Predicted 3D model of a 108-nucleotide RNA (SAM riboswitch aptamer (S box leader)) from a Bacteroidales bacterium. NCBI's taxonomy places the organism under Bacteria, Pseudomonadati, Bacteroidota, Bacteroidia, Bacteroidales. The coordinates come from a structure-prediction model, not an experiment, and the mean pLDDT is 81. Of the family's consensus pairs, 88% are formed in the model. The sequence was found by an Rfam model in a public genome assembly. It matches the Rfam family "SAM riboswitch aptamer (S box leader)". Rfam's curators write: The SAM riboswitch is found upstream of a number of genes which code for proteins involved in methionine or cysteine biosynthesis in Gram-positive bacteria.
RNA sequence: GAUUUAUACAGAAGAGUGGAGAGAAUAGGCUCUGUGAAACUCUGACAACCUGCCUGCUUUAGGCAAGGUGCCAAUACCUAAUCCCGAAAAAACGGGAGAUUAUAAAUU
Numbered sequence: 001g002a003u004u005u006a007u008a009c010a011g012a013a014g015a016g017u018g019g020a021g022a023g024a025a026u027a028g029g030c031u032c033u034g035u036g037a038a039a040c041u042c043u044g045a046c047a048a049c050c051u052g053c054c055u056g057c058u059u060u061a062g063g064c065a066a067g068g069u070g071c072c073a074a075u076a077c078c079u080a081a082u083c084c085c086g087a088a089a090a091a092a093c094g095g096g097a098g099a100u101u102a103u104a105a106a107u108u
Stems, first nucleotide, its partner, number of pairs: 001108008013043005021032003026080004044072001046070001048069003051065005076100001082097005
């Protein structure tokens, strides 16, 4: 890198360096940001997966810890780009699925 599975409306801060952007991608919005963006470092928090412990176990879940990853603005910030339904020609609206993205684990 690829494949598969699971999850994504909850949760979680300070400081230093830095000096203008950031919020995945195409587009439209909207929001954050010199009262300091991104990125990096240190400390701390959170608890999605793995791990450890306890309880349960037909059903196969719940709790604790925080070791490994992760993560710490806004539902993956919102919507569209594909399809189905409400529903009736389009647009708009609502709901569902799919796709895409991110994270973890396993396999390769």